[in-house]
Molecule: RNase P RNA; transfer RNA
Organism: Spirochaetales bacterium
RNA sequence: GAGGCAGGGCAGGCUACCGCUGCCGGAAUUUACCGGUAGAGGAAAGUCCGGGCUCCGUAGAGCAUGAUGCCGGGUAACUCCCGGGCACUGACAGACCGAUUGGCCUGCCGGUGACAGAUAGUGCCACAGAAAAUAUACCGCCCGCACAAAUUCAUGCGGGUAAGGGUGAAAAGGCGGGGUAAGAGCCCACCGCCCGCUUUUAAGGUAACUUUAGCGGGGCACGGUAAACCUCAUCAGGAGCAAAGCCAAGCAGCAAGGGGGCUGCUCGCCCAAGGCCUUGCGGGUAGGCUGCAUGAGCGAAUAGGAAACUGUUGCGCCCAGAUAGAUGGUAGCUCAAUGACAGAACCCGGCUUAUCGCCCUGCCUCUUUU
RNA sequence: GGGGGCGUAGCGAAGAUGGUUAUCGCGCCGGCCUGUCAAGCCGGAGACCGCGGGUUCAAUCCCCGUCGCUCCCG
Numbered sequence: 001g002a003g004g005c006a007g008g009g010c011a012g013g014c015u016a017c018c019g020c021u022g023c024c025g026g027a028a029u030u031u032a033c034c035g036g037u038a039g040a041g042g043a044a045a046g047u048c049c050g051g052g053c054u055c056c057g058u059a060g061a062g063c064a065u066g067a068u069g070c071c072g073g074g075u076a077a078c079u080c081c082c083g084g085g086c087a088c089u090g091a092c093a094g095a096c097c098g099a100u101u102g103g104c105c106u107g108c109c110g111g112u113g114a115c116a117g118a119u120a121g122u123g124c125c126a127c128a129g130a131a132a133a134u135a136u137a138c139c140g141c142c143c144g145c146a147c148a149a150a151u152u153c154a155u156g157c158g159g160g161u162a163a164g165g166g167u168g169a170a171a172a173g174g175c176g177g178g179g180u181a182a183g184a185g186c187c188c189a190c191c192g193c194c195c196g197c198u199u200u201u202a203a204g205g206u207a208a209c210u211u212u213a214g215c216g217g218g219g220c221a222c223g224g225u226a227a228a229c230c231u232c233a234u235c236a237g238g239a240g241c242a243a244a245g246c247c248a249a250g251c252a253g254c255a256a257g258g259g260g261g262c263u264g265c266u267c268g269c270c271c272a273a274g275g276c277c278u279u280g281c282g283g284g285u286a287g288g289c290u291g292c293a294u295g296a297g298c299g300a301a302u303a304g305g306a307a308a309c310u311g312u313u314g315c316g317c318c319c320a321g322a323u324a325g326a327u328g329g330u331a332g333c334u335c336a337a338u339g340a341c342a343g344a345a346c347c348c349g350g351c352u353u354a355u356c357g358c359c360c361u362g363c364c365u366c367u368u369u370u
Numbered sequence: 371g372g373g374g375g376c377g378u379a380g381c382g383a384a385g386a387u388g389g390u391u392a393u394c395g396c397g398c399c400g401g402c403c404u405g406u407c408a409a410g411c412c413g414g415a416g417a418c419c420g421c422g423g424g425u426u427c428a429a430u431c432c433c434c435g436u437c438g439c440u441c442c443c444g
Base pairs, nucleotide, nucleotide: 001366002365003364004363005362006361007360008359009358010357012334013333014332015331016330017329018328020039021038022037023036024035025034026033041341045352046351048350049349050348051347052346053240054239055238056237060267061266062265063264065236066235067234068233069232070084071083072082073081074080085115086113087112088111089110090109092107093106094105096103097102116231117230121229122228123225124224125223138165139164140161141160142159143158144157145156146155173191174190176188177187178186192220193218194217195216196215197214198213202211203210204209244290245289246288247287253281254280255279256278257277258276259271260270261269297317298316299315300313301312302311303310304309371443372442373441374440375439376438377437380396381395382394383393389427398414399413400412401411402410420436421435422434423433424432
């Protein structure tokens, strides 16, 4: 210098003129006019999660349904964030085996993980294969019977056998000995595996978990799948700013059905026989105010923490607010760049997706110079 | 604001409970038939199941995210 990966930040600035919306001041008749001031985002988006806020109730209980699921912490809360563990995986380095490729172990740096339970039960596992989970035995091995006077072989029938063959994504511990008609954890030793307990009856850690732990048990028919049903644990009442409250104006009720209240169900509780609820027809209105932006707010300093994050301050700041819905246009200068994705509608915290480019930090690779 | 459905060949659809890269109709291509065209008969091509991931031995199908279309309620 170039390229790649990861993380973070920015998303143009200034001036002039014209125009839009809110607020303040002046003028004015309440509106038109003049001046000042403020005016979209990192995602305002998707509405995928979580909360605030408002209403629905006389306190509630159970079932159903849904979500979440290693451990610890953060938070108002979360399917979010931080840290750790474990599993899988990529690059690099080293050791060993094998040697054209590769295998395996360790370390370091990343990435991914819906990561509880398959010994509660049910279901499924195509094709191939003998067999896909209570081993219905294809070949092979062994025994018995039939055929034959007898033996062996062949053939047929009945039975035993999962040690060998090959199939498959997956095949029921390994090796040695005993045992047997042949075999087999059938039995035994060693190795491996699984389960339970123990935490000074080991050590480290809050824990998940780790290690060459300890003790006891199991011959080991304990395959996989829960992003199949399901089980266990935890959490969740419902509706949503067109929530909800108030003011003003106007109107005409009728018919059918039903008890209503928390909006899936049941029980319980409360109110109640209509002035309540639902549906249909008909009539009226088409206005205003609040909610509505001082908030889990932004910035700075400082303290705690490994981090997420949190606390403190005689600290600083107020930062869009409509209700047909406001941010734009032109010119000049400037910047590396005429500048991408894109426009608030009750408000926040996340996630996801879109995004021309520029800058910063860290790591890796290549090249050049010293 | 709230809720549901769909996306498979050029077009329209099927595909039960995951199991051979998937079926049908119209259309397209080639041949036969006809003096020629249509109709008819025979044969053939054409799909990575909207896109990106994951679970699984295996995904159009199950799960997650995302894009587009469409319907219903207020």